RNA sequence: CGAGGUGUGGCUCAGCUGGUAGAGCGCGUGGUUCGGGACCAUGAGGUCGCAGGUUCGAUUCCUGUCACCUCGA
Repeated sequence: CGAGGUGUGGCUCAGCUGGUAGAGCGCGUGGUUCGGGACCAUGAGGUCGCAGGUUCGAUUCCUGUCACCUCGA
């Protein structure tokens, strides 16, 4: 320098032939317990790496860009 891949709650990952973003673990509160764990109930937490474009509407499509990984030179 070129090609490809990944980027989504604190962590690990779903979701994407466009339609108001989910799970498991973790965390808060309450219940249960002498207490803890386990279990049950409930709740908080993400403008989907960033910036533009298309569209009535973008995590999803297009462009640029950043970080990391792989391959090639």